This is a predicted structure of a 478-nucleotide part of an RNA (small-subunit ribosomal RNA, 3' major domain) from an uncultured archaeon. The prediction has a mean pLDDT of 80. The RNAcentral record of the full RNA draws on Greengenes. Rfam family: Archaeal small subunit ribosomal RNA. On this family, see Yusupov et al., Science 2001: "Crystal structure of the ribosome at 5.5 A resolution". The family is grouped with related families in Rfam's "SSU clan".
Context: one part of a larger RNA
RNA sequence: UGGCGGGGGAGCACUACAACGGGUGGAGCCUGCGGUUUAAUUGGAUUCAACGCCGGAAAGCUCACCGGGGGCGACAGCGAUAUGAAGGUCAGGCUGAAGACCUUACCCGAUUAGCUGAGAGGUGGUGCAUGGCCGUCGUCAGUUCGUACUGUGAAGCAUCCUGUUAAGUCAGGCAACGAGCGAGACCCACGCCCACAGUUGCUAGCAUAUUCUCCGGAAUGAUGAGUACACUGUGGGGACCGCCGCUGCUAAAGCGGAGGAAGGAAUGGGCAACGGUAGGUCAGUAUGCCCCGAAUCUCCCGGGCUACACGCGGGCUACAAUGGUUGGCACAGUGGGUAUCUACCCCGAGAGGGGAUGAAAAUCUCUUAAAGCCAAUCGUAGUUCGGAUUGAGGGCUGAAACUCGCCCUCAUGAAGCUGGAAUCCGUAGUAAUCGCGUUUCAACAAAACGCGGUGAAUACGUCCCUGCUCCUUGCACA
Numbered sequence: 001u002g003g004c005g006g007g008g009g010a011g012c013a014c015u016a017c018a019a020c021g022g023g024u025g026g027a028g029c030c031u032g033c034g035g036u037u038u039a040a041u042u043g044g045a046u047u048c049a050a051c052g053c054c055g056g057a058a059a060g061c062u063c064a065c066c067g068g069g070g071g072c073g074a075c076a077g078c079g080a081u082a083u084g085a086a087g088g089u090c091a092g093g094c095u096g097a098a099g100a101c102c103u104u105a106c107c108c109g110a111u112u113a114g115c116u117g118a119g120a121g122g123u124g125g126u127g128c129a130u131g132g133c134c135g136u137c138g139u140c141a142g143u144u145c146g147u148a149c150u151g152u153g154a155a156g157c158a159u160c161c162u163g164u165u166a167a168g169u170c171a172g173g174c175a176a177c178g179a180g181c182g183a184g185a186c187c188c189a190c191g192c193c194c195a196c197a198g199u200u201g202c203u204a205g206c207a208u209a210u211u212c213u214c215c216g217g218a219a220u221g222a223u224g225a226g227u228a229c230a231c232u233g234u235g236g237g238g239a240c241c242g243c244c245g246c247u248g249c250u251a252a253a254g255c256g257g258a259g260g261a262a263g264g265a266a267u268g269g270g271c272a273a274c275g276g277u278a279g280g281u282c283a284g285u286a287u288g289c290c291c292c293g294a295a296u297c298u299c300c301c302g303g304g305c306u307a308c309a310c311g312c313g314g315g316c317u318a319c320a321a322u323g324g325u326u327g328g329c330a331c332a333g334u335g336g337g338u339a340u341c342u343a344c345c346c347c348g349a350g351a352g353g354g355g356a357u358g359a360a361a362a363u364c365u366c367u368u369a370a371a372g373c374c375a376a377u378c379g380u381a382g383u384u385c386g387g388a389u390u391g392a393g394g395g396c397u398g399a400a401a402c403u404c405g406c407c408c409u410c411a412u413g414a415a416g417c418u419g420g421a422a423u424c425c426g427u428a429g430u431a432a433u434c435g436c437g438u439u440u441c442a443a444c445a446a447a448a449c450g451c452g453g454u455g456a457a458u459a460c461g462u463c464c465c466u467g468c469u470c471c472u473u474g475c476a477c478a
Stems, first nucleotide, its partner, number of pairs: 001478002003475003007472007016462002020426005027317008035308002043054002065303007075117004079112002087107003091103003121292002124290003130286001132281003135277003142181006149156002160173004186270004192237007201227003206224003209220004240263001243257005319419001323378007335366003340359002344355004385416001390411007432454008
């Protein structure tokens, strides 16, 4: 100087507690992992920081694994070769299939894999040889430099103390005075206002058209027209403890109030230090070294990654009446679209099929949102709850749906009556709940990433548990 302590003090955090809400752990299913099995069940990741992770939803491809079958050596040396190299082929055999090989025969005309080196290629090894990128400590507030000063020196001081802050944030004190990185500022989105713009958006007022009509009127931006409103886009304004009161040292700041769309970082994100973790990745790419080199290269066929006494993680669906079923009625926002999205019409009970139209899209379309509201029914039951499993019949994608896809209809109707020890998430448009879009994608979403609808309870504290930061103290540690 660090590290450690079941030493002390101060502060902080819903990956801490407390208060509250909802879960997980029990059931069925989906999915990942371990284990076992297997010809193979390719490999990696293993506390937080592996386990719906490698964007990893594998029918072929992917693919690295297993079984079987083929192909490939630039260049150099030696060797072979017009006494015919390499290549090609009918038929038969072998074969899953194949002039791949074998038998017999033919075509052709100059190179050549037979040996030695040397290559191409390698999802072969080493992430403990590396670059790059990422996780995590860290939603932390630290980490250094110059000069001066102190100490023989390693070093110290500054960076400490008091108050304050989300913050080494700021103020006051002080042998320190300044400065860099980080914090903040900055950037993006969103919330309010103003100006400009007005199509593909919108329709208040004016006119028109079409449809319906109980003749009162209503509906449709459909047309002219308009740009008011909404919306979209661009540029500005606005929030600063600025104002008032109190506390504080006349400080920094804190608490309350006014005004305001917004109040003390408005909210949510991006960026994010010196370093640690021999953290993860050689299987994204790059790359040193080692290895394989006619096979550990490369192509094809089939299988496997989908196995199943079992254990664990993450989810989905439930166990019902704040509910299920049936009928009617209502309201979104992200996004995507030409090998694509498909209006509309017809057929079908439905999945879907056949026509046909518009749209490279504020124009057309995916696109009826669902929870919700109104009415009816069910009456506490393993049920009109729950939907696993299985049978039958159909549809779609795709060469191909047996191993091993998804969807529809009918039938079947399992476990499950709120879940032990334990454990996770969340402080507001949050949790919970409801659906929608995109990614992957020929097909397949219980996943991930987004979007909007409805919309709470509790706390406004503490350091008791788990950790982190700072100061201090002890040390048989370095």